RNA sequence: AAAGUUUAUUGGCAAAAUCACUGAAAAGUGAUGACGCAAAGCUACGAGUCUACGUUCUAUUGGAUAUGACAGUCGGGUUGCUGUA
Numbered sequence: 001a002a003a004g005u006u007u008a009u010u011g012g013c014a015a016a017a018u019c020a021c022u023g024a025a026a027a028g029u030g031a032u033g034a035c036g037c038a039a040a041g042c043u044a045c046g047a048g049u050c051u052a053c054g055u056u057c058u059a060u061u062g063g064a065u066a067u068g069a070c071a072g073u074c075g076g077g078u079u080g081c082u083g084u085a
Base pairs, nucleotide, nucleotide: 005085012037013036017032018031019030020029021028022027035072041078042077043076045075046074047073048070049069050068054065055064056063057062
């Protein structure tokens, strides 16, 4: 210096659900609340998933489609905290 094992401290974030607001919807924001998370901090670059106002197809109740959304789906990029054995 690197890798592996173990897990100590200060703290951090906040699932579902409920209420209010925004939105066509997915979903987002705020409050309450904690399922969990060592990046469950940020980022829409890649994959994947969700929605379909609008557009288009259909005899039709329906189908297709992202310019919308998801970072707590995975990967990438980037930033931060701790130092027990």
Overview: Predicted 3D model of an 85-nucleotide RNA (c-di-GMP-I riboswitch aptamer) from Isachenkonia alkalipeptolytica. The RNAcentral record of the sequence draws on Rfam. Of the family's consensus pairs, 95% are formed in the model. The prediction has a mean pLDDT of 83. Its Rfam family is "c-di-GMP-I riboswitch aptamer". Its family is annotated with cyclic-di-GMP binding in the Gene Ontology.